[in-house]
RNA sequence: CCGGGUGUAGCGAAGCUGGUAUCGCGCCUGGUUUGGGACCAGGAGACCGCGCGUUCGAGUCGCGCCACUCGGA
Numbered sequence: 001c002c003g004g005g006u007g008u009a010g011c012g013a014a015g016c017u018g019g020u021a022u023c024g025c026g027c028c029u030g031g032u033u034u035g036g037g038a039c040c041a042g043g044a045g046a047c048c049g050c051g052c053g054u055u056c057g058a059g060u061c062g063c064g065c066c067a068c069u070c071g072g073a
Base pairs, nucleotide, nucleotide: 001072002071003070004069005068006067007066010025011024012023013022019056027043028042029041030040031039049065050064051063052062053061
């Protein structure tokens, strides 16, 4: 320098042909327990790497850039 992949809650992932962003672990509250764990019920937390564009509407499409990663020169 060229090409591919990835970038979504604290962590790990899902999100099909654009239309209310989902799950597990963890966290908070309550129940249960002598207490803890386990279990049960409820809850908070991401606007989706950054920006621009297309569209009535974008995590999802297009362009540029950034980070990580793989391959090639």